[in-house]
Context: one part of a larger RNA
RNA sequence: UGGCGGGGGAGCACCACAAGGGGUGGAGCCUGCGGUUUAAUUGGAUUCAACGCCGGACAACUCACCGGGGGCGACGGCAGAUUGAAGGCCAAGUUGACGACUUUGCCGGACUCGCCGAGAGGUGGUGCAUGGCCGCCGUCAGCUCGUAUCGUGAGACGUCCUGUCAAGUCAGGUAACGAGCGAGACCCUCGCCUUUAGUUGCCAGCAGAUCCUUCGGGAUGCUGGGCACUCUAAAGGGACCGCUGUCGAUAAGGCAGAGGAAGGAGAGGGCGACGGUAGGUCCGUAUGCCCCGAAUCCCCCGGGCAACACGCGGGCUACAAUGCGCAGGACAGAGGGCUGCGACCCCGAAAGGGGGAGCCGAUCCCUAAACCUGCGCCUAGUUCGGAUCGAGGGCUGCAACUCGCCCUCGUGAAGCUGGAAUCCCUAGUAACCGUGUGUCACUAUCGCACGGUGAAUACGUCCCUGCUCCUUGCACA
Numbered sequence: 001u002g003g004c005g006g007g008g009g010a011g012c013a014c015c016a017c018a019a020g021g022g023g024u025g026g027a028g029c030c031u032g033c034g035g036u037u038u039a040a041u042u043g044g045a046u047u048c049a050a051c052g053c054c055g056g057a058c059a060a061c062u063c064a065c066c067g068g069g070g071g072c073g074a075c076g077g078c079a080g081a082u083u084g085a086a087g088g089c090c091a092a093g094u095u096g097a098c099g100a101c102u103u104u105g106c107c108g109g110a111c112u113c114g115c116c117g118a119g120a121g122g123u124g125g126u127g128c129a130u131g132g133c134c135g136c137c138g139u140c141a142g143c144u145c146g147u148a149u150c151g152u153g154a155g156a157c158g159u160c161c162u163g164u165c166a167a168g169u170c171a172g173g174u175a176a177c178g179a180g181c182g183a184g185a186c187c188c189u190c191g192c193c194u195u196u197a198g199u200u201g202c203c204a205g206c207a208g209a210u211c212c213u214u215c216g217g218g219a220u221g222c223u224g225g226g227c228a229c230u231c232u233a234a235a236g237g238g239a240c241c242g243c244u245g246u247c248g249a250u251a252a253g254g255c256a257g258a259g260g261a262a263g264g265a266g267a268g269g270g271c272g273a274c275g276g277u278a279g280g281u282c283c284g285u286a287u288g289c290c291c292c293g294a295a296u297c298c299c300c301c302g303g304g305c306a307a308c309a310c311g312c313g314g315g316c317u318a319c320a321a322u323g324c325g326c327a328g329g330a331c332a333g334a335g336g337g338c339u340g341c342g343a344c345c346c347c348g349a350a351a352g353g354g355g356g357a358g359c360c361g362a363u364c365c366c367u368a369a370a371c372c373u374g375c376g377c378c379u380a381g382u383u384c385g386g387a388u389c390g391a392g393g394g395c396u397g398c399a400a401c402u403c404g405c406c407c408u409c410g411u412g413a414a415g416c417u418g419g420a421a422u423c424c425c426u427a428g429u430a431a432c433c434g435u436g437u438g439u440c441a442c443u444a445u446c447g448c449a450c451g452g453u454g455a456a457u458a459c460g461u462c463c464c465u466g467c468u469c470c471u472u473g474c475a476c477a
Stems, first nucleotide, its partner, number of pairs: 001477002003474003007471007016461002020425005027317008035308002043054002065303007075117004079112002087107003091103003121292002124290003130286001132281003135277003142181006149156002160173004186270005192237007201227003206224003209220004240263001243257005319418001323377007335366003340359002344355004384415001389410007431453008
């Protein structure tokens, strides 16, 4: 100087507690991991920081694994070759199958892996040889430098103390005075206003058209027309403890209030200091070294990654009446669309099929559910719940047996709120509801985004778990 302590002090955090809300842990299923099994069940990741992770939803491909089969040696040397090389072919044998191999024969016309060396290639090894990228410490507030000063020196000081802050943020004190990286500022989105602009967006006022009409009127941006309004997308304004009061030291700032669309960082995100963790990745790519090199290279067929006494993680669906079923009615945002999205019409009970307008899209298309209204169910393993299995049918694709998704009928399992324990969350949040997209021929209970409905409870504390700073002890470095 650091690190550590079941030493002390101060501060902080819903990856801490408290006050609350909803779960997980029990059930069935989906998915990942362990284990076991297997010819193979390829490999990596293992507390937080592995386990719906490697964008890893695997029918072939992917693919690295297993079984079987086939192919490949630039260049050099040796050896062979016009006394006919490489390559190709009928037939037979062989084989799961194949001029792949073997035999006889034919075509062919100049090279040839038989041997040695050397390559191409390698998802072969080493992430403890590396680059790059990423996770965690870190939703942290720290990490340093110049000069001066102190100390023989390692080093100290500054960076400490008091108050304050989300913050080494700021103010005051002070042998320090300044500065840099970080914090902040900055950038993006959302919330209010103004300006610019008006098609594919919009329709208040004016005129027309069509439809309905109880003859009062109503509906449709459909047309002319307009750009008011909405919206779109560019530029600006706006918030600063600025104003008032109070607390504080008259400071920094805190609390309350006014005005305001917004109030004390307005909300959410991007941005991650010096470093550490021999953290993760050689299976994205790059790359040192080692290894394989006619197989650890390349291709094909089939299987496997999907197995199943079992254990664990993450989810989905439920156990019902704040519910379920049926019928009718309403309201989004954000995305995507050319061997694509597909209106609309017809066929089908449905999945779907046949035709097919429009749209390379503010123009056309894909588009809600919870919700509301009415009816039924009456506490029941049920009109709850949907696993499992049987039958029939559809779609994608060369191909759905191993091993896809969907529809219909039948079957209707466990489950009546889940032990110890444990996770997330402070507001348009949690919870509930659906939508889009990525992957993608097909397949979403996953990831990422989007809107709709919309609570409860703290406004604290350091008790538990941890983090930061100061201080103290140390047989630690």